[in-house]
RNA sequence: UGCUUAUCGAGAAAGACUGAGGGAACGGGCCCGAAGACGUCUUGGCAACCGAUCGACCAAAUGAUAAAGGUGCCACAUCCCACUCCGAAGGACGGAGACAGAUAAGGU
Numbered sequence: 001u002g003c004u005u006a007u008c009g010a011g012a013a014a015g016a017c018u019g020a021g022g023g024a025a026c027g028g029g030c031c032c033g034a035a036g037a038c039g040u041c042u043u044g045g046c047a048a049c050c051g052a053u054c055g056a057c058c059a060a061a062u063g064a065u066a067a068a069g070g071u072g073c074c075a076c077a078u079c080c081c082a083c084u085c086c087g088a089a090g091g092a093c094g095g096a097g098a099c100a101g102a103u104a105a106g107g108u
Stems, first nucleotide, its partner, number of pairs: 003106006013043005021032003027081003044074003049070002052065004078100001083097005
């Protein structure tokens, strides 16, 4: 780099540095941003995927607890549209999905 499985609900920010863009991706929209965004570091926190403990079990799946450890995350929000389908369905609107993506675990 590509593959498989699960989830994409909720939750959780201060300080310092830097300085112009940023919210994954071409375009359109919307939003954040010199009252300093994005990013980096420190500290703090959230969550509970792996791991831990306990229970149950042939096994797998599974339940509970805590948060030492490995990750992850801490604006809206996996932002929307742009592809397909449904709602009388052409537009607008609503819903479902696909594609794409993120995270974790596994395997190559």